[in-house]
Context: one part of a larger RNA
RNA sequence: UUGGGCAUAAAGAGCAUGUAGGUGGAAUGUCAAGUCAGAUGUAAAAGGCACCGGCUUAACUGGUGUAAGCAUUUGAAACUGGCAAUCUAGAGAUCGGUAGAGGUAAGAAGAACUCAUAGUGUAGCGGUGAAAUGCGUAGAUAUUAUGAGGAACACCAGUUGCGAAGGCGUCUUACUGGACCGAAUCUGACACUGAGAUGCGAAAGCGUGGGUAGCGAACGGGAUUAGAUACCCCGGUAGUCCACGCCGUAAACGUUGUUCACUAGGUGUUGGAGGUAUCGACCCCUUCAGUGCCAAAGAUAAUUCGUUAAGUGAACCGCCUGGGGAGUACGACCGCAAGGUUAAAACUC
Numbered sequence: 001u002u003g004g005g006c007a008u009a010a011a012g013a014g015c016a017u018g019u020a021g022g023u024g025g026a027a028u029g030u031c032a033a034g035u036c037a038g039a040u041g042u043a044a045a046a047g048g049c050a051c052c053g054g055c056u057u058a059a060c061u062g063g064u065g066u067a068a069g070c071a072u073u074u075g076a077a078a079c080u081g082g083c084a085a086u087c088u089a090g091a092g093a094u095c096g097g098u099a100g101a102g103g104u105a106a107g108a109a110g111a112a113c114u115c116a117u118a119g120u121g122u123a124g125c126g127g128u129g130a131a132a133u134g135c136g137u138a139g140a141u142a143u144u145a146u147g148a149g150g151a152a153c154a155c156c157a158g159u160u161g162c163g164a165a166g167g168c169g170u171c172u173u174a175c176u177g178g179a180c181c182g183a184a185u186c187u188g189a190c191a192c193u194g195a196g197a198u199g200c201g202a203a204a205g206c207g208u209g210g211g212u213a214g215c216g217a218a219c220g221g222g223a224u225u226a227g228a229u230a231c232c233c234c235g236g237u238a239g240u241c242c243a244c245g246c247c248g249u250a251a252a253c254g255u256u257g258u259u260c261a262c263u264a265g266g267u268g269u270u271g272g273a274g275g276u277a278u279c280g281a282c283c284c285c286u287u288c289a290g291u292g293c294c295a296a297a298g299a300u301a302a303u304u305c306g307u308u309a310a311g312u313g314a315a316c317c318g319c320c321u322g323g324g325g326a327g328u329a330c331g332a333c334c335g336c337a338a339g340g341u342u343a344a345a346a347c348u349c
Stems, first nucleotide, its partner, number of pairs: 004320003007303002012317001014200004021193003025087002028084004033080002035076008048066007090190001091187003094183005102176007113149008124135002161168002205246006214240002219235004257316006265294011298305002322349003331342004
C1' cells in the first nucleotide's frame, strides 16, 4: 500500500450552498503526456534464484544467465488525457398549465380564558382517593350585559400537502423561493460530488427593550408518607409571546450521506397529462412525479429491506477499529456567559 465495514453490533457530519480537488455523455480529426511494444545504456562486487563445473557428498567455491526500476531513443494510437471543430440522450433556459400548513410583512375574524365595571341573586365555591391550604357576607361561585387584554387557532385533518434540514396549520392582501406536468422552441456537457469555507439550524438558555391572558422550572403553602427536598392540591417568579442580537446543540431519527444507471409484480393515496366513453362528471386504461402497505429475485447474523433497497453496479465526501478512563484533561479556536468544536494519554479489565 491492498484487503473489511457504517438501519439495530463501533461507525452517515443536523441540513444546504459551494472553492480547491476527484470523477465525468455521443461522434470526428490531431498531438503523443499517461499507456503499450522494440532497441541501447545503467542496474558495483559479494549475496539471492536457475543451470553447468569442482570436491565421494554437504558446507563451500568457480562460471554463465537472470529482475523490476531509471535514462536515452524508435514506433503504435484502442483507451485516459491535451487541442480543434461538431452533436443532443445529461444539465439548464423558454412557453403553457397545476397543486401546496414553503418563506417574509401588514391587516382582520370568531370560540375559549382571565380581569374590570354594572345588574340579578345568596351561602357557599373550589379541589381530592379522601381532605386541607385557597376564594367568599367588604357579597364569591352561578348567571346576564358591556369593556379590556394576551396567547393559541376546534371542526375541516388524512400513512394529506409543502420545505434542504430545523420545521410549517384561522382568514385576507402584498412581496417572494422551490417543485411537478405538458410542449420539444433555445443553449450545447454548461454535469456529479465536495476537504477547507459560508449560510440556515427545534427546545432550553443569554443580552437590550417591550409584553404578560393561560400555563408554569424555581419558590411558598396544604396533603400523602416512617421521611417526601416528589407524585396530588392551592398559589406563583423566570420563562413561554414580540423586536433586534447571541448560542449552534437534540433519540437534529428513516438511528439508513449525495448523485446516476439497472433489476418481477400487487394494492392504496396525492398532483398532473393523455386515451376510451359520456350531455357532462365518475368508472376503466396508459404514462410522469411524490407518498404508504404487501411481496418475487436478490440481500441480511437475524430482525427485516425489497424500483422510496439494506438488491446489482459507478462517482465523490464523511466516519469506525475492544470496554472503561472520555467525548474527559491539556492546548487552540468560538462564545457575554452557560458552554460548544477539535481532541489525547497514563492507568485498568
Molecule: small-subunit ribosomal RNA, central domain
Organism: metagenome